[in-house]
RNA sequence: ACCUCAUCCAGAGGGGCUGAGGGAACGGCCCGACGACGCCCCGGCAACCACCGCACUCGACUCGAUGACGAGGCCAGACGUGCGGCAGGUGCUAAUUCCGUCCCCGCGCGUCGCGCCGGGGAAAGAUGAGAG
Numbered sequence: 001a002c003c004u005c006a007u008c009c010a011g012a013g014g015g016g017c018u019g020a021g022g023g024a025a026c027g028g029c030c031c032g033a034c035g036a037c038g039c040c041c042c043g044g045c046a047a048c049c050a051c052c053g054c055a056c057u058c059g060a061c062u063c064g065a066u067g068a069c070g071a072g073g074c075c076a077g078a079c080g081u082g083c084g085g086c087a088g089g090u091g092c093u094a095a096u097u098c099c100g101u102c103c104c105c106g107c108g109c110g111u112c113g114c115g116c117c118g119g120g121g122a123a124a125g126a127u128g129a130g131a132g
Base pairs, nucleotide, nucleotide: 003130004129005128006127007126008125013042014041015040016039017038021031022030023029025101026100027099028098043093044092045091048089049088051085052084053083054082055081056080057078058077061072062071063070064069097124102121103120104119105118106117107115108114109113
């Protein structure tokens, strides 16, 4: 690289360097010499993973019962669930992933197709975690 799962209508900018494109592709529409994009520094946002706490569940185990099972289960443990904390590993810090692209439904249109319309799903992409 490929694959799996989750999330993507919330949130969060200053300085320095550089100098022409950038917003993944295409179309639209935006950002950009009043300096975008990118790189570096310092902040910030968020809470996927890690870590910590609490509750619940499971539970090694103990007791009872022929058995299904019942009772307990302090100290351990869980690759379990929920809530809270923290900010170590990532991530993010214009516009919903900026909107659309493919399909379905509704609505409208003078109609077997189309839409400055509404809704849902998919695809693609991004990020995290995992697997290999």
Molecule: SAM riboswitch aptamer (S box leader)
Organism: Krasilnikovia cinnamomea